[in-house]
Context: one part of a larger RNA
RNA sequence: UGUUGGAAAAUUGAGAGGAUCUGUCUUUAGUACGAGAGGACCGAGAUGGACAUACCUCUAGUGCGCCAGUUGUCACGCCAGUGGCAUAGCUGGGUAGCUACGUAUGGAAGGGAUAACCGCUGAAAGCAUCUUAAGCGGGAAACCCACCUCAAAACAAGUUUUCCCCAUUAGAGCCGUGAAAGACCAUCACGUUGAUAGGCCAGGUGUGGAAGCAUAGUAAUAUGUGUAGCUUACUGGUACUAAUAGCUCGA
Numbered sequence: 001u002g003u004u005g006g007a008a009a010a011u012u013g014a015g016a017g018g019a020u021c022u023g024u025c026u027u028u029a030g031u032a033c034g035a036g037a038g039g040a041c042c043g044a045g046a047u048g049g050a051c052a053u054a055c056c057u058c059u060a061g062u063g064c065g066c067c068a069g070u071u072g073u074c075a076c077g078c079c080a081g082u083g084g085c086a087u088a089g090c091u092g093g094g095u096a097g098c099u100a101c102g103u104a105u106g107g108a109a110g111g112g113a114u115a116a117c118c119g120c121u122g123a124a125a126g127c128a129u130c131u132u133a134a135g136c137g138g139g140a141a142a143c144c145c146a147c148c149u150c151a152a153a154a155c156a157a158g159u160u161u162u163c164c165c166c167a168u169u170a171g172a173g174c175c176g177u178g179a180a181a182g183a184c185c186a187u188c189a190c191g192u193u194g195a196u197a198g199g200c201c202a203g204g205u206g207u208g209g210a211a212g213c214a215u216a217g218u219a220a221u222a223u224g225u226g227u228a229g230c231u232u233a234c235u236g237g238u239a240c241u242a243a244u245a246g247c248u249c250g251a
Base pairs, nucleotide, nucleotide: 005164006163007162008161009160010159011158015150016149017148018147021049022048023047024046025045026044027043033038051106052105053104054103055102059100060099061098062097066093067092068091069090070089071086072085073084074083075082076081110145111144112143117138118137119136120135171249172248173247174246175191176190177189178188179187196242197241198240199238200237201236202235203234206230207229212225213224214223215222216221
């Protein structure tokens, strides 16, 4: 842009794509079979591998605005306490998020029509013959369904529900606050009739016992105050701040 009034939702599925894997063990059963050695079909169950999808409860990794330790040096006048730089200075941990090495799930079951092949009935050809005849049946991870995903731009452009009927209306956008989204755009949540983001409060989580003071010790240091102090992305709450006001399109 189109889909022939304009919108907001919900759908059908022409068509397209994906998936389709497989081992071992137990049992049936040491049965059928076989002189023995050996050793099943069919059926039932369990547990793996590889692959795929989703997720982060557990385990583990990362985690450059979290916590702690520590070396050198500079600064804050000095002590103490802090800060800068040194690969994030180095080291030990670690929330959210993102991940796999982690967790969960999947391949199933079934139907149709068939291939090779196996058959029934059966003539041509008084027999025989699955049909190189009419007719009928069985038969594979292949094929068509079934399972998962996309899908009305399927130009035959579909269907259903609701709203709007001449009013700048139904609705949409601009603008703003943002994230389960994201290169931009888009998508999604929200815009005071408000918890959208920030702040604040409470909690959680992580770190691991702050500073100051007191006590013990010459001191390094240790102990107490005290599961201390600090705490990013997490959870809940709270209008304090910013989403004001308004404009445009629109049958």
A computed fold for a 251-nucleotide part of an RNA from a Rickettsiales bacterium, annotated as large-subunit ribosomal RNA, domain VI. It matches the Rfam family "Bacterial large subunit ribosomal RNA". The coordinates come from a structure-prediction model, not an experiment, and the mean pLDDT is 89. The source organism's lineage runs through Bacteria, Pseudomonadati, Pseudomonadota, Alphaproteobacteria and Rickettsiales. RNAcentral holds the full RNA, with entries from ENA.